[in-house]
RNA sequence: AGGCCCGUAGCUCAAUUGGUUAGAGCAUCAAUCUUAUACAUUGAACGUUACUGGUUCGAGUCCAGUCGGGCCUA
Repeated sequence: AGGCCCGUAGCUCAAUUGGUUAGAGCAUCAAUCUUAUACAUUGAACGUUACUGGUUCGAGUCCAGUCGGGCCUA
């Protein structure tokens, strides 16, 4: 320098060949329980879907560019 793949909650991952509130587990916080902690149960909070544009009635999903990570070639 060129090519391929990936980027969604603090972490690991879903999200039906674009379709109407973006979810689950773990973790966190609170309550119950306990002398207290842990376990368990219940509840809550948590996302600019890497960023900027475009297409579309509608984008996490499609297109372009940028950024970051991984792999291959030179």